[in-house]
RNA sequence: UCUGACAAGGGCAAACUCACCGAAAGGUGGGGACGCAAAGCUUCCGGUCUAAGGGGUUCGUCUCUAUGACAGCGGGGUUGCCAGGU
Numbered sequence: 001u002c003u004g005a006c007a008a009g010g011g012c013a014a015a016c017u018c019a020c021c022g023a024a025a026g027g028u029g030g031g032g033a034c035g036c037a038a039a040g041c042u043u044c045c046g047g048u049c050u051a052a053g054g055g056g057u058u059c060g061u062c063u064c065u066a067u068g069a070c071a072g073c074g075g076g077g078u079u080g081c082c083a084g085g086u
Base pairs, nucleotide, nucleotide: 001085002084003083004082011036012035016031017030018029019028020027021026034072040078041077042076044075045074046073047070048069049068053064054063055062056061
């Protein structure tokens, strides 16, 4: 520096579910494994989700917005185990 076919030690944990937190998206912990070689970390860029709040209203609801969320949506940055190749 490239690759993840084989091997060893292992690691993470989708859906669903229980508890808690949150307005929501979603998060944390337990159970659970669909998958993952960075499914480690980081919102820098794009994307997606939510709408507390603001505005309107015929009070049914409509509408605008990220400062909120997703790193298991893609890219970038950064760190790194094992094996094999160069």
c-di-GMP-I-GGC riboswitch aptamer from a Gammaproteobacteria bacterium, 86 nucleotides, folded computationally. The organism belongs to Gammaproteobacteria, within Bacteria. Model confidence (mean pLDDT): 87 of 100.